[in-house]
RNA sequence: AACUUAUCAAGAGUGGUGGAGGGACUGGCCCAAUGAAGCCCGGCAACCGGCCUGUUUUGGCGGCGGUGCCAACUCCUGCAGGAUAAAAGUUCCUGAGAGAUAAGGU
Numbered sequence: 001a002a003c004u005u006a007u008c009a010a011g012a013g014u015g016g017u018g019g020a021g022g023g024a025c026u027g028g029c030c031c032a033a034u035g036a037a038g039c040c041c042g043g044c045a046a047c048c049g050g051c052c053u054g055u056u057u058u059g060g061c062g063g064c065g066g067u068g069c070c071a072a073c074u075c076c077u078g079c080a081g082g083a084u085a086a087a088a089g090u091u092c093c094u095g096a097g098a099g100a101u102a103a104g105g106u
Stems, first nucleotide, its partner, number of pairs: 001106001003104006013041001015040003021031003025078001027076002042070003047066003050061003074098001079095005
């Protein structure tokens, strides 16, 4: 880097440092000097390992190890189908695509 599988409606800071960006991309709409990203500390969660239970993969513990995550549903959207509507628009639903994370083999 691509592939396979699973998940994506919950949860998490009145801290330190840092100084202008950030929310993947498109179009929107937002967040940010009442302080963005990054880093440290803190926290959340429970994917893998671990431990307990159970007994063939069920339920639990929670930081011990590996990650991950901590504005807004993955912030909404892009493609297809459907509902509403005379049509456009709007709103809503479903699926795909894209993306993110974990685990696995290549």
The RNA shown here (SAM riboswitch aptamer (S box leader)) has 106 nucleotides and comes from Desulforamulus putei. RNAcentral holds the sequence, with entries from Ribocentre. Its Rfam family is "SAM riboswitch aptamer (S box leader)". Its family is annotated with regulation of gene expression in the Gene Ontology. The model forms 97% of the base pairs in the Rfam consensus. Lineage of the source: Bacteria > Bacillati > Bacillota > Peptococcaceae > Desulforamulus.